Notes: Transfer RNA from a Thermoplasmatota archaeon, 76 nucleotides, folded computationally. The sequence was found in a public genome assembly.
């Protein structure tokens, strides 16, 4: 160096014909229970990697870059 997958909530993912970002789990609260664990139930928490470009409109589509992981050259 060249290819390909990967980057979304504190963490583990989902989100494909571009049209209001979600789940679970944790952390708040609050039922339930003599208490606690467990269950129920609610708030809470997102520059969707980064800058840019197409669009009325972009997590989704283009281009560059950045980080991780494969693979495959290269140098010794």
């Nucleotide at each position: 160096g060249c290819c390909g997958c990967u980057g979304u909530a504190g963490c583990u993912c989902a989100g494909u014909a571009g049209g209001u970002a979600g789940a679970g789990c944790a952390c708040c609260c609050g039922g339930c229970u003599g208490u606690u664990a467990a269950c129920c139930g609610g708030a809470c928490g997102g520059u969707c990697g980064u800058c840019g470009g197409u669009u009325c409109a972009a997590a989704u589509c283009c281009g560059a870059c950045c980080a991780g992981c494969g693979g495959c050259g290269c140098c010794a």